[in-house]
RNA sequence: GCGGGCGUAGCUCAGCGGUAGAGCAUAACCUUGCCAAGGUUAGGGUCGACGGUUCGAUCCCGUUCGCCCGCU
Numbered sequence: 001g002c003g004g005g006c007g008u009a010g011c012u013c014a015g016c017g018g019u020a021g022a023g024c025a026u027a028a029c030c031u032u033g034c035c036a037a038g039g040u041u042a043g044g045g046u047c048g049a050c051g052g053u054u055c056g057a058u059c060c061c062g063u064u065c066g067c068c069c070g071c072u
Base pairs, nucleotide, nucleotide: 001071002070003069004068005067006066007065010024011023012022013021018055026042027041028040029039030038048064049063050062051061052060
C1' cells in the first nucleotide's frame, strides 16, 4: 500500500429499513432470625464519527477513526 471482519447499555452479545432488546452486573423492594440463593420492579444507549439515499437508517451508500486477520 491492497483486501476482509468487528465497533450497539458497565461487560458479553442479539437486532440487518418502521418509535433499540436479552443475559450478567447495579439499585430498590419481597422472601429469611442473619447471610447466600430465589422473586418483582427500576435506572442505564446521541447504535465509533461525519455526510448521503429514503416518508423513515443500528440496518443501504460514501468518507473517516479505532481494533483484529490476510496479502504485498
The prediction has a mean pLDDT of 81. Predicted 3D model of a 72-nucleotide RNA (transfer RNA) from a hydrothermal vent metagenome. Its Rfam family is "tRNA". The family's RNA type in Rfam is transfer RNA. The RNAcentral record of the sequence draws on ENA and Rfam. RNAcentral records the identical sequence in 2 taxa.